Notes
Large-subunit ribosomal RNA, domain VI from a metagenome, 248 nucleotides, folded computationally. The coordinates come from a structure-prediction model, not an experiment, and the mean pLDDT is 83. It matches the Rfam family "Bacterial large subunit ribosomal RNA". RNAcentral holds the full RNA, with entries from SILVA.
Context: one part of a larger RNA
RNA sequence: CGUUAGAAAAUUGAAGAAAUUAAACCCUAGUACGAGAGGACCGGGAAACGUAAACCUCUGGUGUAGCGAUUGUUUUUAAAAAAGCAUCGUCGCGUAGCUACGUUUAUACUAGAUAAUCGCUGAAAGCAUCUAAGUGAGAAACUAUUUCUAAGAUUAAUUUUCUUUUUAGGGCUGUGGCAUAACACCACGUUGAUAGGUGCGGAGUUUAACGAUUGUAAGAUUUUAGCUACUGCAUACUAAAAGCCUGA
Numbered sequence: 001c002g003u004u005a006g007a008a009a010a011u012u013g014a015a016g017a018a019a020u021u022a023a024a025c026c027c028u029a030g031u032a033c034g035a036g037a038g039g040a041c042c043g044g045g046a047a048a049c050g051u052a053a054a055c056c057u058c059u060g061g062u063g064u065a066g067c068g069a070u071u072g073u074u075u076u077u078a079a080a081a082a083a084g085c086a087u088c089g090u091c092g093c094g095u096a097g098c099u100a101c102g103u104u105u106a107u108a109c110u111a112g113a114u115a116a117u118c119g120c121u122g123a124a125a126g127c128a129u130c131u132a133a134g135u136g137a138g139a140a141a142c143u144a145u146u147u148c149u150a151a152g153a154u155u156a157a158u159u160u161u162c163u164u165u166u167u168a169g170g171g172c173u174g175u176g177g178c179a180u181a182a183c184a185c186c187a188c189g190u191u192g193a194u195a196g197g198u199g200c201g202g203a204g205u206u207u208a209a210c211g212a213u214u215g216u217a218a219g220a221u222u223u224u225a226g227c228u229a230c231u232g233c234a235u236a237c238u239a240a241a242a243g244c245c246u247g248a
Stems, first nucleotide, its partner, number of pairs: 001152001005163007015149004025045003033038001050107006059100004066093005071086006110144003117137004169246004174188004194239003197235006203228003211222004
């Protein structure tokens, strides 16, 4: 821009794409078969690997603005306590997020029409013949079934609702994230929990400093303490003002 009034939602599915791996083992059964050696079809059960997708409850990794330990050195007059630099100085642990080595799911069941092939009936050709008329069986391939995209499917579909001249709706703008290169998408804007802050928890680290008590001292007790990136709930304290543009 089109879809022929403009919008907000919910659908249909023409068409396209993806997937469609699988040979262990067990039962049937040491049965059928076979002199024996050996050893099944059919049917049932049922892993692992591979591939693909999703996810982070568990296990593990990472976790450079979390907590703790510690070396050298500088500074705060010294001590104590801290801070800077040294690959995050080094080391231990680690929430969220991300992730695989982790977890879950799928790769299922079935139908139709067929290929090679196997048939039934059956003449031409008194027989025979799956074929000429007619009529069956038959594969991971095909068409469906499964998943995803999907009305620019210009054949432009369907349903419901809103609006009728400055109105429905949309955009700008602001607070943001389950989204993200920009755009877009999604949530919210006082009729408000959108982000920050605050309060109480969770989670991480592991018992802060000062003071006091105690001990000759190192230390111990007061102390599951202190701190905290992350996070749940609550709470308008702060910021989401006012408004502008567009619009059949």